RNA sequence: AGACGAUAAAGGCAAAGCUACGGAAACGCAGUGACGCAAAGCUUUAGGGGCUUCGUUUACAUUUAGUAAACAUGCCAGCCAGCUGCCGAA
Numbered sequence: 001a002g003a004c005g006a007u008a009a010a011g012g013c014a015a016a017g018c019u020a021c022g023g024a025a026a027c028g029c030a031g032u033g034a035c036g037c038a039a040a041g042c043u044u045u046a047g048g049g050g051c052u053u054c055g056u057u058u059a060c061a062u063u064u065a066g067u068a069a070a071c072a073u074g075c076c077a078g079c080c081a082g083c084u085g086c087c088g089a090a
Stems, first nucleotide, its partner, number of pairs: 004088002012037002017032003021028002035078001041083003047080002049076003055071006
């Protein structure tokens, strides 16, 4: 230094739920709260995967813009992934 990850040390983050706000929604921000996390730090058109569909296209139908399918430059990094990083037992 790299790999690796302890009943180590110093610490850190904060799920679900609830409250409030924003959003068509997924979901996000803040407070509370801790399920857990050795990267639960950072990075999404331009690594993959998943979620939503205001809107768009097509088809059916035609009382009403209804039903179905497809599509993201919207969302998820606590899904995998890339980059960086504290400590130092075996």
Molecule: c-di-GMP-I riboswitch aptamer
Organism: Bacillus pinisoli